[in-house]
RNA sequence: AACGAUAAGGGCAAACCAUUCGUGAGAAUGGGGCGCAAAGCCAUAGGUCUUAAACAAUUAGUUUGGCUUAAGAUAGCUUGGUUGCCGAAG
Numbered sequence: 001a002a003c004g005a006u007a008a009g010g011g012c013a014a015a016c017c018a019u020u021c022g023u024g025a026g027a028a029u030g031g032g033g034c035g036c037a038a039a040g041c042c043a044u045a046g047g048u049c050u051u052a053a054a055c056a057a058u059u060a061g062u063u064u065g066g067c068u069u070a071a072g073a074u075a076g077c078u079u080g081g082u083u084g085c086c087g088a089a090g
Base pairs, nucleotide, nucleotide: 003087004086011036012035016031017030018029019028020027021026034076040082041081042080045078046077047074048073049072050071051070052069053068055065056064057063
C1' cells in the first nucleotide's frame, strides 16, 4: 500500500414479520440474519425498477409496447468520487 487471514476488538444487516409513510418503485423504526473489508457517504455515467404525459397497437380492459419525454427509486447491480478500523501471509 492499489493486499485481505477460519486473526483480534468491534461494525453493518438480505429475505421475511409488525407498525408507519408513499399512487408506486420504495423508505423509516423494531424484530430477524442471507451475506458484507467499505454492505460508510455521494445518483456522474450505464443498468434495473416506478409514476405521469405524448405516441403507437387493439383483445376495448384499471391492457400492451419502446433508440420518446419528465419526475422519481435503487449506493446490498456496475462505474466514478470521497472518507475510514485492523494488520497475518505475500